[in-house]
RNA sequence: GCCCCGUUAGUUCAGAGGCCAAGAAUGCGGCCCUCUCACGGCCGUGACCCGAGUUCGAAUCUCGGACGGGGCG
Numbered sequence: 001g002c003c004c005c006g007u008u009a010g011u012u013c014a015g016a017g018g019c020c021a022a023g024a025a026u027g028c029g030g031c032c033c034u035c036u037c038a039c040g041g042c043c044g045u046g047a048c049c050c051g052a053g054u055u056c057g058a059a060u061c062u063c064g065g066a067c068g069g070g071g072c073g
Base pairs, nucleotide, nucleotide: 001072002071003070004069005068006067007066010026011025012024013023018056027045028044029043030042031041032040049065050064051063052062053061
């Protein structure tokens, strides 16, 4: 330098154009339970890497950039 893959809550993942003002687990906070702790139950908390484009509508498709991983030279 070229090619491929990835980037979504603090963390690990799901979500292949409208049914999702994005979901789960875990974490964190509160409450219940318990003599206390743990376990368990309920509630809350919090995210689409950035920019542009396509579209009536984009986390999702296209282009560019950034970062990470892999391959080639």